[in-house]
RNA sequence: GGCCCCAUCGUCUAGAGGCCUAGGACAUCGGGUUUUCAUCCCGACAACCCCGGUUCAAAUCCGGGUGGGGUCA
Numbered sequence: 001g002g003c004c005c006c007a008u009c010g011u012c013u014a015g016a017g018g019c020c021u022a023g024g025a026c027a028u029c030g031g032g033u034u035u036u037c038a039u040c041c042c043g044a045c046a047a048c049c050c051c052g053g054u055u056c057a058a059a060u061c062c063g064g065g066u067g068g069g070g071u072c073a
Stems, first nucleotide, its partner, number of pairs: 001072007010026004018056001028044005049065005
């Protein structure tokens, strides 16, 4: 340098045009239970990499960029 794949809460992920002001698990914080801790229960917090395009409507489709991975040379 060519080609292919990926990018969503702190972490791991669901999503496949409208049911999404984006759901779940773990973590964190608060509360309940317990003599205490742990467990268990309830709640809170927190995310669509960036810029354009298509569409009535985009996390989702398309183009470019950035970053990561793979492969060929």
Molecule: transfer RNA
Organism: Candidatus Woesebacteria bacterium